[in-house]
RNA sequence: UACUUAUCAAGAGUGGUGGAGGAAACAGGUCCUGUGAAGCCCGACAACCUAAUCUUAUUUUUAAAAUAAAAAAUAAGGAAAAGGUGCCAAUUCCUGCGGAUUUUCCGAAAGAUGAGUU
Numbered sequence: 001u002a003c004u005u006a007u008c009a010a011g012a013g014u015g016g017u018g019g020a021g022g023a024a025a026c027a028g029g030u031c032c033u034g035u036g037a038a039g040c041c042c043g044a045c046a047a048c049c050u051a052a053u054c055u056u057a058u059u060u061u062u063a064a065a066a067u068a069a070a071a072a073a074u075a076a077g078g079a080a081a082a083g084g085u086g087c088c089a090a091u092u093c094c095u096g097c098g099g100a101u102u103u104u105c106c107g108a109a110a111g112a113u114g115a116g117u118u
Base pairs, nucleotide, nucleotide: 002117003116004115005114006113007112008111013042015041016040017039021032022031023030026096027095028094029093043088045086048084049083053079054077055076056075057074058073059072060071061070062069092110097107098106099105100104
């Protein structure tokens, strides 16, 4: 770089720094922003890698009649500790293409992120 796949309506700052833009790109809207944008640091959130671990149940084995115990497998449940990412205005801010039962809804495309492959 390309491909495959999953998710994209929830969640998260009165911090420090910075100093004018920002909401991916194009177009049209609508917004955020000197009561401080982006970026960086810290912190938080989340749970993709994946949940490690724990609890319960069943089965098998140790192993034999039973009980207790241990190990393994499977199923269910709750929990965010460490590491790799990600993320922290508004649904991916909304529309753009197609469809429908057309104030709206569904899908696609594009995009973002993770995992895998090349």

This is a predicted structure of a 118-nucleotide RNA (SAM riboswitch aptamer (S box leader)). It matches the Rfam family "SAM riboswitch aptamer (S box leader)". Its family is annotated with regulation of gene expression in the Gene Ontology. The sequence was found by an Rfam model in a public genome assembly. The prediction has a mean pLDDT of 77.